Two RNAs folded together computationally: RNase P RNA and transfer RNA, 429 nucleotides in total.
It holds a member of the Rfam family "Bacterial RNase P class A". Gene Ontology terms of the family: ribonuclease P activity, tRNA processing and dimeric ribonuclease P complex.
Its mean pLDDT, the model's own confidence on a scale to 100, is 77.
RNA sequence: GCAGGACAGAUGAUCGCGGCUGUCUUAUGACAGGUGAGGAAAGUCCGGGCUUCACAGGGCAGGGUGCCGGAUAACGUCCGGUGGAGGCAACUCUAAGGAAAGUGCAACAGAAAUAAACCGCCCCGGAUUCUGGAGUAUCCGGCAUCCGGGGGAAGGGUGGAAAGGCAGUGUAAGAGACUACCGCCUGCACGGUAACGGGCAGGGCACAUGUAAACCCCAUCCGAAGCAAGACCAAAUAGAAAGCGUUUAAGCCUGCCCGGCCAGCUUUCAGGUAGGUCGCUAGAGGCUGCCGGCAACGGCGGUCCCAGAUAGAUGAUCAUUCAACGACAUAACCCGGCUUAUCGUCCUGC
RNA sequence: CGAAUGGCGGAAUUGGUAGACGCGCUAGACUCAAAAUCUGGUUUCCACAAGAAGUGAGGGUUCGAUUCCCUCUUCGCCC
Numbered sequence: 001g002c003a004g005g006a007c008a009g010a011u012g013a014u015c016g017c018g019g020c021u022g023u024c025u026u027a028u029g030a031c032a033g034g035u036g037a038g039g040a041a042a043g044u045c046c047g048g049g050c051u052u053c054a055c056a057g058g059g060c061a062g063g064g065u066g067c068c069g070g071a072u073a074a075c076g077u078c079c080g081g082u083g084g085a086g087g088c089a090a091c092u093c094u095a096a097g098g099a100a101a102g103u104g105c106a107a108c109a110g111a112a113a114u115a116a117a118c119c120g121c122c123c124c125g126g127a128u129u130c131u132g133g134a135g136u137a138u139c140c141g142g143c144a145u146c147c148g149g150g151g152g153a154a155g156g157g158u159g160g161a162a163a164g165g166c167a168g169u170g171u172a173a174g175a176g177a178c179u180a181c182c183g184c185c186u187g188c189a190c191g192g193u194a195a196c197g198g199g200c201a202g203g204g205c206a207c208a209u210g211u212a213a214a215c216c217c218c219a220u221c222c223g224a225a226g227c228a229a230g231a232c233c234a235a236a237u238a239g240a241a242a243g244c245g246u247u248u249a250a251g252c253c254u255g256c257c258c259g260g261c262c263a264g265c266u267u268u269c270a271g272g273u274a275g276g277u278c279g280c281u282a283g284a285g286g287c288u289g290c291c292g293g294c295a296a297c298g299g300c301g302g303u304c305c306c307a308g309a310u311a312g313a314u315g316a317u318c319a320u321u322c323a324a325c326g327a328c329a330u331a332a333c334c335c336g337g338c339u340u341a342u343c344g345u346c347c348u349g350c
Numbered sequence: 351c352g353a354a355u356g357g358c359g360g361a362a363u364u365g366g367u368a369g370a371c372g373c374g375c376u377a378g379a380c381u382c383a384a385a386a387u388c389u390g391g392u393u394u395c396c397a398c399a400a401g402a403a404g405u406g407a408g409g410g411u412u413c414g415a416u417u418c419c420c421u422c423u424u425c426g427c428c429c
Base pairs, nucleotide, nucleotide: 001350002349003348004347005346006345007344009321010320011319012318013317014316015315017036018035020033021032022031023030024029038328042339043338045337046336047335048334049333050226051225052224053223062222063221064220065219066218067081068080069079070078071077082096083094084093085092086091097217098216102215103214104211105210106209118156119155121151122150123149124148125147126146127145128144130142131141132140133139134138164182165181167179168178169177183205184203185202186201187200188199190197191196230278231277232276233275239269240268241267242266243265244264251261252260253259285304286303287302288301289300290299291298292297351426352425353424354423357373358372359371366413374392375391376390377389378388379387393403394402395401406422407421408420409419410418
């Protein structure tokens, strides 16, 4: 320097708090015993169990994931590998499918941004100035400037990006025009489960700039909501049904009688509020031995039981001790991960 | 589920010069003095210029990020 792992103060006394068990009292207490947070209990970011609702089957829409193989209940997690990037190295990082299906976008600069001639280069023709030579009313040339036509993507400059790179041959100048090497594409066989690897042959290079953490395409996965889920018991008040409705004591139809309604009483019922019980913690559990596997993980055996509240419990004081009075932080249905916070101490390997 | 941009409110989106506009502050003019009004300045570093940094924090994609993606912080709304 790199990688991995463990711990998260210890002991004792006193007081205090939440469950549990026992005894005594009884409807609530007292006493005794035993027990009581984490590596992240956090963020609530993924995945699953469980519960209720929905659901023939298929498709659309929407969302997630994205090299290959494996692990797993499942995952966006983990393990092993491939390619790429970084490091002298141990090792680390990696959202890593498709840009020859289509669409969009690429500001500024630059002649030109998917398309090319601005400068410079080369050739041809014409004009002008100057000039050389000769066989001198003309002929043959040269330098420069201007105009026109053409060649050419090698050079300059702009840009993140300018039509494979580099060296040579070649040419008027040039150019994959040709050649070697590298890159790319296609095909073949070989190794590997695969991603892929190295090899051989061919193509002179195209319909081939970048961007998909732009739309999109391809492959694959996903029903919704969440313990305030949900199940059971069940006051009070209000309601429904049946029966009684009598001395006559209320009211309505109705002034009177009968009758009916209402009121009253009794019984039953539905709904499920207050409240209570369950869900609730024995589990994809912990520790440990052996076996399989490079590993993640799996199999078998032994052993242990380790919070369960419902306004919500873990704290305080003192003494001793440690290098350090000790960080981040407090379960609320459970589990597997990820991410983030964390004073420090110790161990192992390279 | 959404938001965060000067001292404050706020603009800027197929990704292309960040800070438009208003308020406030500040300097000057006007006035005897003030208010109102008018003119100029106003993100930071820096004496100026040039240059650099800068959209809650950190990282990534891209030639280029206020804008797209991931993690975190704070605030607001809904169940």